[in-house]
Context: one part of a larger RNA
């Protein structure tokens, strides 16, 4: 000056405590380990790997494996020689390819006889391509991470042989090195905040979405004729500043507590935004790279195969074990998405997936499309049940060239653990937890996943900091360490 303490102190954080709901146990779904395998492709290992890279492994993807093939290659970029380029068929093969036959000439330049050039094909030649091959401990971007934690620094100046101090330490205060005061400092930058978006209130401004509000019409449906007044919409200003008022609160301060007005009150509430730096922390397999290796194979093409396996083991979710429920009819109310290689309406046809059918709609206009939870009425009476759906037969739908290895879905049957779950252990402070549905990417097709999104319903609890944290920060202190 730092690191380090099973050293003290001061603060703070869903860290504890008070509380709600979960994970450990069951079923399946998904990842991982292990085993197994011709291959079960590679990363990713405590917090911070393990529903992770994968916002879509039936081919393809694909990197692996087996077999069939290729050797200037699938791809660039130069020589040489030849032909447009392209389009249909044949045959042989599992294709990859390999062999055979039809058709066909364009563009540019021209002396129209041919010639030359582009593009593009095809055959040769070597230079060279390739490589998800090693090396994240050679690196560059990117990224987790401690942490949106309040720190890290520097210019001058002063001290000090000097390493290096001071500034930034102290006294209040704050989320916050945020101010305030004092102070050999005075300044300053990176960071905090603010400035940006989205949300809560309100104005203009504008009306193919809203409205009978006001007036007519009306097949009753804003439907139509009128009108922008209110809803929304989408641009732009207002609005919150501790800006006002009390405090026998504070140091006359910073600031704290309480009050009024106000839609909204001490950052309003959300995001976005991540300081110097640590973790030789992650990725050579998004991309680029430096070295190494390869070079008739570690490249490259094709089929089938695996990545989907299965005594186990552990992570993440998702079904439940029921009466605050289940199952039947019956009825209301959302946001915010997507959608012409596309979303698909009335009608019909099927118990259903689903088919038909075609109106609409480059979409405030059509369509996805029902929202569920709810509420109403009814039925079930505490059982392994009319909970629970796993698991199996069968039959069918739909993508798709093709659902055996391995697809999702629908209908009849079948009807398995499972009776709240042991040590442990996880989230969460308000429109949050819990619950309940929608929607969107990827995508032909497939979701219980997403560190995508949206809205419905809507709690409890916080005395309080003793004590736990391989949580942070701040000065202090001991050290035989650096």
């Nucleotide at each position: 000056u730092g690191a380090c303490g099973g050293g003290g102190g001061c603060c703070c954080g869903c860290a504890c405590a008070a509380g709600c709901g979960g994970u450990g146990g069951a079923g399946u779904a998904u990842g991982u380990g292990g085993u197994u395998c011709a291959a079960u492709u590679c990363g990713a290992c405590g917090c911070a790997a393990c529903g992770c890279g994968c916002a879509g492994a039936a081919c393809c993807u694909u990197a692996c494996c087996u077999g069939g093939g290729c050797u200037u290659g699938a791809c660039a970029u130069c020589u040489g020689g030849g032909g447009a380029a392209g389009u249909c068929c044949c045959u042989a093969g599992a294709g990859a390819u390999a062999g055979g036959g039809a058709u066909g000439u364009g563009c540019c330049c021209u002396u129209c006889g041919g010639g030359g050039g582009a593009a593009c094909c095809c055959c040769a030649u070597g230079a060279c391509a390739g490589g998800u091959g090693c090396u994240g401990c050679a690196u560059g971007g990117c990224u987790g991470u401690c942490g949106u934690c309040a720190g890290c620094u520097c210019g001058u100046g002063u001290c000090g042989u000097g390493a290096g101090a001071u500034g930034u330490u102290g006294g209040g205060u704050u989320a916050a090195g945020u101010c305030c005061c004092g102070c050999a400092a005075c300044g300053a930058g990176c960071g905090c905040a603010a400035c940006c978006c989205c949300u809560g209130u309100u104005c203009u401004u504008a009306g193919u979405g809203g409205c009978c509000a006001u007036c007519g019409g009306u097949u009753c449906g804003g439907c139509c004729g009128g009108g922008c007044a209110c809803u929304c919409u989408a641009a732009g200003g207002a609005g919150a500043c501790u800006g006002c008022c009390g405090g026998u609160u504070g140091u006359u301060a910073a600031a704290c507590c309480g009050g009024a007005g106000g839609a909204a009150g001490g950052u309003g509430g959300g995001g976005a935004u991540g300081a110097c730096g640590u973790c030789a922390a992650g990725u050579c397999a998004u991309c680029a790279u430096g070295g190494c290796c390869u070079u008739u194979a570690u490249g490259c093409c094709c089929a089938g195969g695996g990545c989907u396996a299965c005594a186990c083991a552990c992570g993440u979710a998702c079904u439940a074990c029921a009466a605050u429920g289940g199952c039947c009819g019956g009825u209301a109310c959302a946001a915010a998405g997507g959608g012409u290689c596309g979303c698909c309406a009335a009608g019909c046809c099927g118990c259903g997936a689903g088919g038909u059918g075609g109106a609409g709609c480059u979409a405030a206009u059509c369509c996805c499309a029902a929202a569920a939870c709810g509420c109403c009425g009814g039925u079930c009476u505490c059982a392994g049940u009319u909970c629970g759906g796993a698991u199996u037969g069968g039959u069918c739908u739909c993508u798709g060239c093709a659902a055996c290895u391995c697809g999702a879905g629908a209908c009849c049957a079948u009807g398995a653990a499972g009776g709240u779950g042991g040590a442990a252990u996880c989230g969460c402070u308000a429109g949050u937890a819990a619950u309940c549905g929608c929607u969107g990417a990827u995508c032909a097709g497939c979701a219980u996943g997403c560190a995508a999104g949206c809205g419905g319903u809507g709690a409890a609890u916080a005395c309080g900091u003793u004590c736990c944290c391989a949580g942070g920060g701040c000065a202090u202190u001991g050290u035989a360490c650096a």
Small-subunit ribosomal RNA, 3' major domain from an uncultured organism, 482 nucleotides, folded computationally. Its Rfam family is "Bacterial small subunit ribosomal RNA". Its mean pLDDT, the model's own confidence on a scale to 100, is 83. The full RNA is in RNAcentral, with records from ENA and SILVA.